[in-house]
Background:
A computed fold for a 1501-nucleotide RNA from an uncultured bacterium, annotated as small-subunit ribosomal RNA. RNAcentral holds the sequence, with entries from ENA. Its Rfam family is "Bacterial small subunit ribosomal RNA".

RNA sequence: ACGAACGCUGGCGGCGUGCUUAACACAUGCAAGUCGAGCGAGAAAGGGGGGGGCAACUCCCCUGAGUAAAGCGGCGCACGGGUGAGUAACGCGUGGGUAACCUACCCUCAGGCGGGGGAUAACUACUCGAAAGGGUGGCUAAUACCGCAUGAGACCACGGGGUCCUUGGACCCUGAGGCCAAAGGCUGCAUCGGCUUGCCGGUGUAGUCACCGGGGGAUGGGCCCGCGUCCGAUUAGCUAGUUGGUGAGGUAACGGCCCACCAAGGCUACGAUCGGUAGCUGGUCUGAGAGGAUGAUCAGCCACACUGGAACUGGAACACGGUCCAGACUCCUACGGGAGGCAGCAGUGAGGAAUAUUGCGCAAUGGGGGAAACCCUGACGCAGCAACGCCGCGUGGGUGAAGAAGGCCUUCGGGUCGUAAAGCCCUUUCGGACGGGACGAAAUUUCCGCGGGGUCAAGCCGCGGAAACUGACGGUACCGUAGGAAGAAGCACCGGCUAACUCCGUGCCAGCAGCCGCGGUAAUACGGAGGGUGCAAGCGUUGUUCGGAAUUACUGGGCGUAAAGCGCGUGUAGGUGGACUGAUCAGUCGGAUGUGAAAUAUCCAGGCUUAACCUGGGGGCUGCAUUCGAUACGGUCAGUCUUGAGUGCAGGAGAGGGCAGUGGAAUUCCCAGUGUAGCGGUGAAAUGCGUAGAUAUUGGGAGGAACACCAGUGGCGAAGGCGGCUGCCUGGACUGUAACUGACACUGAGGCGCGAAAGCGUGGGGAGCAAACAGGAUUAGAUACCCUGGUAGUCCACGCCGUAAACGAUGGGUACUAGGUGUAGGAGGUAUCGACCCCUUCUGUGCCGGAGUUAACACAAUAAGUACCCCACCUGGGGAGUACGGCCGCAAGGUUGAAACUCAAAGGAAUUGACGGGGGCCCGCACAAGCGGUGGAGCAUGUGGUUUAAUUCGACGCAACGCGAAGAACCUUACCAGGUCUUGACAUCUUUCUGAAUGGGGUAGAGAUAUUCCAGGCCUUCGGGACAGAAGGACAGGUGGUGCAUGGUUGUCGUCAGCUCGUGUCGUGAGAUGUUGGGUUAAGUCCCGCAACGAGCGCAACCCUUGUUGCUAGUUGUCAGCACGUAAUGGUGGACCCUCUAGCGAUACUGCCGGUGACAAACCGGAGGAAGGUGGGGAUGACGUCAAAUCAUCAUGCCCUUUAUGACCUGGGCUACACACGUGCUACAAUGGCCUAUACAAAGGGAAGCAAGACCGCGAGGUGGAGCAAAUCCCAUAAAGUAGGUCUCAGUUCGGAUCGCAGGCUGCAACUCGCCUGCGUGAAGUCGGAAUCGCUAGUAAUCGCGGAUCAGAAUGCCGCGGUGAAUACGUUCCCGGGCCUUGUACACACCGCCCGUCACACCACGAAAGUCUGCAACACCCGAAGCCGGUGGAGUAACCGCAAGGAGCAAGCCGUCGAAGGUGGGGCCGAUGAUUGGGGUGAAGUCGUAACAAGGUAGCC
Repeated sequence: ACGAACGCUGGCGGCGUGCUUAACACAUGCAAGUCGAGCGAGAAAGGGGGGGGCAACUCCCCUGAGUAAAGCGGCGCACGGGUGAGUAACGCGUGGGUAACCUACCCUCAGGCGGGGGAUAACUACUCGAAAGGGUGGCUAAUACCGCAUGAGACCACGGGGUCCUUGGACCCUGAGGCCAAAGGCUGCAUCGGCUUGCCGGUGUAGUCACCGGGGGAUGGGCCCGCGUCCGAUUAGCUAGUUGGUGAGGUAACGGCCCACCAAGGCUACGAUCGGUAGCUGGUCUGAGAGGAUGAUCAGCCACACUGGAACUGGAACACGGUCCAGACUCCUACGGGAGGCAGCAGUGAGGAAUAUUGCGCAAUGGGGGAAACCCUGACGCAGCAACGCCGCGUGGGUGAAGAAGGCCUUCGGGUCGUAAAGCCCUUUCGGACGGGACGAAAUUUCCGCGGGGUCAAGCCGCGGAAACUGACGGUACCGUAGGAAGAAGCACCGGCUAACUCCGUGCCAGCAGCCGCGGUAAUACGGAGGGUGCAAGCGUUGUUCGGAAUUACUGGGCGUAAAGCGCGUGUAGGUGGACUGAUCAGUCGGAUGUGAAAUAUCCAGGCUUAACCUGGGGGCUGCAUUCGAUACGGUCAGUCUUGAGUGCAGGAGAGGGCAGUGGAAUUCCCAGUGUAGCGGUGAAAUGCGUAGAUAUUGGGAGGAACACCAGUGGCGAAGGCGGCUGCCUGGACUGUAACUGACACUGAGGCGCGAAAGCGUGGGGAGCAAACAGGAUUAGAUACCCUGGUAGUCCACGCCGUAAACGAUGGGUACUAGGUGUAGGAGGUAUCGACCCCUUCUGUGCCGGAGUUAACACAAUAAGUACCCCACCUGGGGAGUACGGCCGCAAGGUUGAAACUCAAAGGAAUUGACGGGGGCCCGCACAAGCGGUGGAGCAUGUGGUUUAAUUCGACGCAACGCGAAGAACCUUACCAGGUCUUGACAUCUUUCUGAAUGGGGUAGAGAUAUUCCAGGCCUUCGGGACAGAAGGACAGGUGGUGCAUGGUUGUCGUCAGCUCGUGUCGUGAGAUGUUGGGUUAAGUCCCGCAACGAGCGCAACCCUUGUUGCUAGUUGUCAGCACGUAAUGGUGGACCCUCUAGCGAUACUGCCGGUGACAAACCGGAGGAAGGUGGGGAUGACGUCAAAUCAUCAUGCCCUUUAUGACCUGGGCUACACACGUGCUACAAUGGCCUAUACAAAGGGAAGCAAGACCGCGAGGUGGAGCAAAUCCCAUAAAGUAGGUCUCAGUUCGGAUCGCAGGCUGCAACUCGCCUGCGUGAAGUCGGAAUCGCUAGUAAUCGCGGAUCAGAAUGCCGCGGUGAAUACGUUCCCGGGCCUUGUACACACCGCCCGUCACACCACGAAAGUCUGCAACACCCGAAGCCGGUGGAGUAACCGCAAGGAGCAAGCCGUCGAAGGUGGGGCCGAUGAUUGGGGUGAAGUCGUAACAAGGUAGCC
């Protein structure tokens, strides 16, 4: 934007538009007639006159002007109206031609219109038929038909002349021939005649409408030509009337238009032929334009009229509402035969998503006929239906805050709908009612006047005036009146694009979706609601077209890596082309003329109240043609030139090609010798070879293939490619010279040739290597990688194939545009005795790099830069380089090369990460070196599993598992069973009532609880209050869910050295730089360098503790000296030296020395020192990662529950036990066990507490209670150790599980289910498989002590001290981490990604024995109608002829052509087809692991 459709909704008007599908079939009505002033005949009614009759009535005539029906005749019916089937065409558009033509009616000019003839329809009679429709005889007219006359003139052929152009003709003049016309009607006047006396007829004249031949015009056509006009080459060749000629025919006219003969042509890559599709144009839609799409309405042209064919008539038709024939269909029928054609207007059925009334009128405009009146007109003018479109209007306006009610939301404060409503004040368009009421109408006709013409006049013609008459729309437009806000708003959307947000419901369901994508319990995306946004009598959806899309690029794109350069050359057509001069003008440029219809579009005006709409005018219509000019450029022609190109001459280089010959080294094989047990091969092996003598080694021989070193981003070639040496034949390039030619050039669709490897054919050859194959290994498997063998092949000759990641992934040519540095081949110069070096230059081949280019990477004189010329190619991924078809090939296959279907991506370059069975550097108890463990046993403890009424819940690799739990008999407790309560065990508020609260006792019960007795009040403003109980209301409560809604807290990487920012700079950008680099460190620690300069969080330091020391202080600590005392003891007086205690200081900083290092940072060594390079230990945890853990510490959103998922009580459970795992304890013993004696700690705890001495008990413990709120007292004997004794290698004097008995303690209570003691019992276990853990010094190991929790209950946890080692070469490997770099197809980031078969489902496609339509052509048969031709013995009014007859004509018959039909074999498109082939898609299927990292065998072609 739309001729639209669908959904929801719908007040009015104006103007437009309305079967896009079945060119499917049609009932009914209407759509083309008219003329009596051409003709014959002429009914009924009416009118007039006359006769008869009293009248009724009847007869005749006239009216025949008016009417009806039919006929002859004329004109019309070829216009108007419909449709778009066919048509790719001179069909259409545009511009021309016609010297090759026609044109009725119309206009104009000049002229004519004389005189005859024969028929025929109607009608009538007979007759056939159901009908439609005929037949025969008879009568009759004409503006019907036919001769004759005349011929201005036309035409025909012949002759002469002139003018003009060119197919050899046009026009004009002229001569003599031939040939060709006609129709009357009406009106007036004059005159004559007739009779029925007002009519008819004749003559003359005037007028008018017709008529005839001719000249011209106008209009409308016919034919021809240039140019333009869709797709397919998987359509490449087509054509026999085909192309041309001559002649005849035909036509209005040219022409193979047709025919006879002759010739063999014609079209085509600038796309013939064939196939598909399609009416064309003005225009319409879109677009900035160029274009693209389209061809409804309106207008021009064409074609068609049921399908096919044919002619007739006519000025024109091969004819929509004509004819004939054939066919299909429908209808009628008496079965013999007939009728029909809505793609005219309405209308019906059908089809379809879908498209209207069987309306009114000829009033206007236009058309046909007519002298006219008038008639006809579904053209047209109007009305009806439809929001189908465009345009306009309305559904009210103002005021109105208590911001009403109500809805929705809410952080509960409020916000919003919202001045919106109500209320108050106004207005009345539109609609409804009533009343008035148009324009569109001017003509025609009649009359009057004037003029013309004619004349004696009239009629007639023209102009003017007057009168009468004419409206479908329509009582419509418009105007007025009354009344009242009264009757009039919806639709879509609200995640982004895209204007507009909340709540509820739902819970990957239901659903949405144009693209991206929403929905799995907090959805602005689904559905509803409130609110909002947009448009508005419409709004959305669907469909289609253009735009955006520079996404087919003419304007205006690309091709190194994104899709895209043919593998390379040669060359045809074509395209393009050097310098100078002249000529020419088709290209090009300019002027003029014609045309480019109207409408549309545009500008300016005007008319409907406005607009849409309509009208007038202007410009424009970018085009075509003609003509006149210009001549720079390009073309063409002519001439010239040498610089492009080529030739000659002189040189040197080279794995350039072909053929022939020849050489040595090596492998293998054969022969012989020496020699002996192995060789060979691998990660390790085995197969294999070898005692029949291998391997090794020596000598000799055979044969084939390839040519080490030289050798070089060196050379040559167009590319593929080319490598020992020699000879012959041969191509090209380069340098120098400037003798020759004189643009001879560049590119190159097709064509032709060359073209690695593999492969194919024929024949040779065959040493080594080696697909296939065999064996051995490897492996889960191993049809592989590895090994041992081994055939095609690799080699030669000839012939095919024609492809490669045939790559520089870069077509060829020419010119121009900074440099630097290698190398190969030549030339020149300077210098020199000479050579080298050096300088210049040409050609080739590399690297670096500036401008410029590029998406970036990169390219950069060997361009991917700047330009020009030519060619090839590209247009999202997959399907697919596949299918079908064609061509090529022996085959393999190659070449050309789609579609259905499917996806929303595929891809390039670069960036940051992550990762690698990539690399480099570095660190860590990471490995290694060591010590001791775990894994085996018994027990403890936790977990899984199982069990159970319940075994509450959580934690799950490291980073869950002696974890939450620093302590489950009840309690705890969250679980289970049972018994109970319901404003509740707990909090706050409130209404009413009652009572103190509280303490003690009794009864029932398992208890909760119920009930009962006793004691017992206080404050007060006198209302009441505190406290408690009862009833009720708000609410409480939840260890119920969600740690994936959260806060907080915590774990982990990791105490790893990292993580970032500002400014600047670089980059299109993501980003980079800084932070990389050289050193160094425990450290992004420090130094140096550097487009960076600084800064922050981390590191370090600051803090605590420990190690040394000084000072201060001196009790509860200490005791050297002094004094006292004891059996003995700091016991006492004293003292504060020492130890110690606990405060404040000091000390260590690479400060000093030497060396190394870069004059640095730093490192190494040393001195001193209690301590040395962070002295040891602790606290301290960056940005972040793991949707890590926790809703059961706590807090918290949402959800759920409310006589229960809340609360109380009793009992049980968390303690179960075929089993599995983690963490520990104790052991297996002699470095030990047991017994006796004996020595030395630290750090802690203690009042509901620690508890001494004493006594009792074998002991656990008990009795008792001094002391101590603690440097004072107590727990509290430390143990290992040391000394002595005993045991003597054993299931033991090891080991202590388990069990029995007897006791103790705590506690309301030790049955389930505590700890301890004594006596007895005396299990497994003799050092632990695979595997695995900790530890680098006061550490491991070992020994005991204490504490928290706690009534009681540690082998756990947290601390304390005693004794006290071994080892570290080192960083290859395992694990983890840091930095740099590299690759990447990963980014949920390798626990990644991803490939193929198979199985299943669905979809589209190919093949297929065949089967079935359709289309076009070909051959033959048959052959309607009809035109044309022929024809006789048959028919015949006009003319000729006296006649006979003739001329001519029609029917008949024959022939050519000929539609439909039939037969036949082929061609093409399509449909279908058992089966079959691959392809695509699909949820978590199966098997493997091919690719991406060195992807674990580099990958790919």